[in-house]
Context: one part of a larger RNA
Molecule: small-subunit ribosomal RNA, 3' major domain
Organism: uncultured bacterium
RNA sequence: UGACGGGGGCCCGCACAAGCGGUGGAGUAUGUGGUUUAAUUCGAUGCAACGCGAAGAACCUUACCAGGGCUUGACAUGUCUCGAAUCUUCUGGAAACGGGAGAGUGCCUUCGGGAACGCGAACACAGGUGGUGCAUGGCUGUCGUCAGCUCGUGUCGUGAGAUGUUGGGUUAAGUCCCGCAACGAGCGCAACCCUCGUCUUUAGUUGCCAGCAUUAAGUUGGGCACUCUGAAGAGACCGCCGGUGACAAACUGGAGGAAGGUGGGGAUGACGUCAAGUCAGCAUGCCCCUUAUGUCCUGGGCUACACACGUACUACAAUGCUGCGGACAAAGGGUAGCAAGCGAGCGAUCGCAAGCCAAUCCCAUAAACCGUGGCUCAGUUCAGAUCGUAGGCUGCAACUCGCCUGCGUGAAGGCGGAAUCGCUAGUAAUCCCAGAUCAGCAUGGCUGGGGUGAAUUCGUUCCCGGGCCUUGUACA
Numbered sequence: 001u002g003a004c005g006g007g008g009g010c011c012c013g014c015a016c017a018a019g020c021g022g023u024g025g026a027g028u029a030u031g032u033g034g035u036u037u038a039a040u041u042c043g044a045u046g047c048a049a050c051g052c053g054a055a056g057a058a059c060c061u062u063a064c065c066a067g068g069g070c071u072u073g074a075c076a077u078g079u080c081u082c083g084a085a086u087c088u089u090c091u092g093g094a095a096a097c098g099g100g101a102g103a104g105u106g107c108c109u110u111c112g113g114g115a116a117c118g119c120g121a122a123c124a125c126a127g128g129u130g131g132u133g134c135a136u137g138g139c140u141g142u143c144g145u146c147a148g149c150u151c152g153u154g155u156c157g158u159g160a161g162a163u164g165u166u167g168g169g170u171u172a173a174g175u176c177c178c179g180c181a182a183c184g185a186g187c188g189c190a191a192c193c194c195u196c197g198u199c200u201u202u203a204g205u206u207g208c209c210a211g212c213a214u215u216a217a218g219u220u221g222g223g224c225a226c227u228c229u230g231a232a233g234a235g236a237c238c239g240c241c242g243g244u245g246a247c248a249a250a251c252u253g254g255a256g257g258a259a260g261g262u263g264g265g266g267a268u269g270a271c272g273u274c275a276a277g278u279c280a281g282c283a284u285g286c287c288c289c290u291u292a293u294g295u296c297c298u299g300g301g302c303u304a305c306a307c308a309c310g311u312a313c314u315a316c317a318a319u320g321c322u323g324c325g326g327a328c329a330a331a332g333g334g335u336a337g338c339a340a341g342c343g344a345g346c347g348a349u350c351g352c353a354a355g356c357c358a359a360u361c362c363c364a365u366a367a368a369c370c371g372u373g374g375c376u377c378a379g380u381u382c383a384g385a386u387c388g389u390a391g392g393c394u395g396c397a398a399c400u401c402g403c404c405u406g407c408g409u410g411a412a413g414g415c416g417g418a419a420u421c422g423c424u425a426g427u428a429a430u431c432c433c434a435g436a437u438c439a440g441c442a443u444g445g446c447u448g449g450g451g452u453g454a455a456u457u458c459g460u461u462c463c464c465g466g467g468c469c470u471u472g473u474a475c476a
Stems, first nucleotide, its partner, number of pairs: 001476002003473003007470007015460002019423005026314008034305002042053002064300007073125001077124002079121002082118002086103007107114002127289002130287003136283002138278003141274001143272001148187006154163003167178003193266004198234007207224003212221002237260001240254005316416001320375007332363003337356002341352004382413001387408007429452007
């Protein structure tokens, strides 16, 4: 100087408390451990691994296993020989690969040849998701959006180092003010950026409709006031007033205002810590393999199942379930696509097919909600696992191992022990919708969108994490 203390002081944070809803019990989905296996590829492992890499394992992916092939190789550059390339067809085979037959003669040309492509030969080499994340780059997690981390000069100290950065106030903040052997500065904080909330200007088509006409319908004429869409601005600064305070910084109440003291949300992550994570995104040193640890193919596996854990979904019901009728979104996606409408089917879906490269057309009925009928507390008109059967879709192919529909079947489950998690407002809870990935395949898996919409916070004694000062130490 740090680190640590079941030392002290001050102060924060959904840290506790106050509340609301869960997890832990059930079934299923999913990940992991374990076990099994020819293989169940590999990585991630307290917080910070475990719906994680994977934004989608039937083949492919795929790295694993078994079997069948290849050896200048699936891929790159260079040299040489031959042949255009390419297409059709027969045959062995599971395919890869192998054995034949035929068609075909292109483009440029100085007629030597050349370019692209293919078979072959030899060699330089290729190749490796093989090892090492404790050799590395890059990227990332975490403490933590915590308020800290440092430097120059000066001063003090023999020196390590200290001072500044401590102190008194204040703040979300090393934020600002005052004081001070310090005076300044840098990286952080804040602001500048995006978005939501108000208004103005501008622009009115595909958007909108106040008044006029018209229609089944903003459908058409007309209009751009309003909504909305976009672009440019305005607006919030403790600016104004009262009080408190050291006349300061600031705090507190009020006015005005769409918004008030950082207005809400996002992006943004200092010096560093964990030899944290990643050699399997990529790059890369070294080591290793080179008729194999490379590469091609078929099939299998990654989907196994006595069990254990994490994360979710659906429930256990009457604030509910169910039948019928009625209402209101936002944000997205669409040409190898989205598909209205009509017809067939109980339905999944199928047939025909308008429109739309989309503020124009489509996906697209939002659901919870409201009205009304039934159920009357029961393992039930709750719950839906499991199984049987009949179909549909995608795809070369749904046996291992996809999704959906109809009918039948109807399991556990009576609100969950010890323990434990999230959340302070348009939040929790609850309800649907869309998208990426994708041929097909999503349960709230992920990323977004909106609808309905709470309760509670006395307080900081205690638990956890953190910041500053101080103290002890046999630790570095």